[in-house]
Context: one part of a larger RNA
RNA sequence: UGACGGGGGCCCGCACAAGCAGCGGAGCGUGUGGUUUAAUUCGAUACUACACGAAGAACCUUACCAGGGUUUGACAUGCAAGUGGUAGGGAAGGGAAACCGGACCGACCCUUCGGGGAGCUUGCACAGGUGUUGCAUGGCUGUCGUCAGCUCGUGUCGUGAGAUGUUCGGUUAAGUCCGCUAACGAGCGCAACCCUCGCCGUGUGUUAUACGUGUCACACGGGACUGCCAGUCUUAAGCUGGAGGAAGGUGGGGAUGACGUCAAGUCAGCAUGACCUUUAUGUCCUGGGCUACACACACGCUACAAUGGCCGGUACAAUGGGUCGCGAAGCCGCGAGGUGAAGCCAAUCCACAAAGCCGGUCUCAGUUCAGAUUGUAGGCUGCAACCCGCCUGCAUGAAGAUGGAGUUGCUAGUAACCGCAGGUCAGCUAUACUGCGGUGAAUACGUUCCCGGGCCUUGUACA
Repeated sequence: UGACGGGGGCCCGCACAAGCAGCGGAGCGUGUGGUUUAAUUCGAUACUACACGAAGAACCUUACCAGGGUUUGACAUGCAAGUGGUAGGGAAGGGAAACCGGACCGACCCUUCGGGGAGCUUGCACAGGUGUUGCAUGGCUGUCGUCAGCUCGUGUCGUGAGAUGUUCGGUUAAGUCCGCUAACGAGCGCAACCCUCGCCGUGUGUUAUACGUGUCACACGGGACUGCCAGUCUUAAGCUGGAGGAAGGUGGGGAUGACGUCAAGUCAGCAUGACCUUUAUGUCCUGGGCUACACACACGCUACAAUGGCCGGUACAAUGGGUCGCGAAGCCGCGAGGUGAAGCCAAUCCACAAAGCCGGUCUCAGUUCAGAUUGUAGGCUGCAACCCGCCUGCAUGAAGAUGGAGUUGCUAGUAACCGCAGGUCAGCUAUACUGCGGUGAAUACGUUCCCGGGCCUUGUACA
């Protein structure tokens, strides 16, 4: 000087408390451990792994396993030699395919007509590797933490390591600002500048529209600064209350992550040193596996019902997507779906919002709750749904009576409840993820305690 303390002081955070809804019990979905397996590919493993890489494993993907092929190679560059019915296409036949085979068809550019290029074959250099090392690395990322800190120049103090500044008194979300001050200044952070939502004005008007235009869209500008008033404070910074205002003291949200920590994560996104491999640890194909199942954990979905289930009627969104696409009306089907083809390169066309409201029924029961599981008949995608897809009809109708110890999220248009869209994608295991709107709460006395963090101080046999 740090680090640490079941030392002290001050302060903060959904950290506790006060509340609301959950998880932990049940069934199912997904991930992981374990076990099994020919293989169940690999990585991630306290917080910071476990619906994580994976925004989608039937083949492919695919890296794993079994079997069958291939060896200048599936892909690149260079050199040398060879090749003229050459490149390319490709029938019969063998084969699970890859591949072997080869009837037959058959092209290009330059040319001084010698040949050259491209191609093919052979050979040599080499290619290839999701093989190892994230403790050799780059880049990127997580975390402490959007916490308020981390440093430098000159000066001063100290033999020195170092200190001071950055401490102290106030104040702030903030090393934010003010005052004091052997310090005076400065940098990276904070804040502001950026995007978005809320208010107003101006301009424009397509595809919006009630045809008048604007509660619409887009663009530009204004507006909020403790600016005004009162109190308080050191005539400070600021704090408390008020006015006006759409908005008030950071207006809400986002992007933005200092010096560093964890030899944190990633050699499997990519790049890359070294090592290993080279008829195999490369590469091609068929099939299987990643989907196994006594069990344990994690994240979710659906329920256990009457603030509900079922039936009929009826109302109101926003984001986003669409030409190998979205696909209306009509017709067929109980339905999934089929047929059909209008419109749309989309403010034009396409897609029922649901909870809600109105009426009826059920009457507390394992039920008209719940829907697992299973049987059967169908539909769709795709070369192909046996392993191993999704959806529909009929039948079946399990556990489940609000869940032990413990534990999670959330302070407002938030939680909770409700649906909608998108990416990935032929299809889907999405109940996931990323967004969007609809309905819309309760509670916070307070900082003693738990967890994490900041500043000062103190002890130390630790560095």
Annotation:
A computed fold for a 463-nucleotide part of an RNA from a metagenome, annotated as small-subunit ribosomal RNA, 3' major domain. Rfam family: Bacterial small subunit ribosomal RNA. The coordinates come from a structure-prediction model, not an experiment, and the mean pLDDT is 81.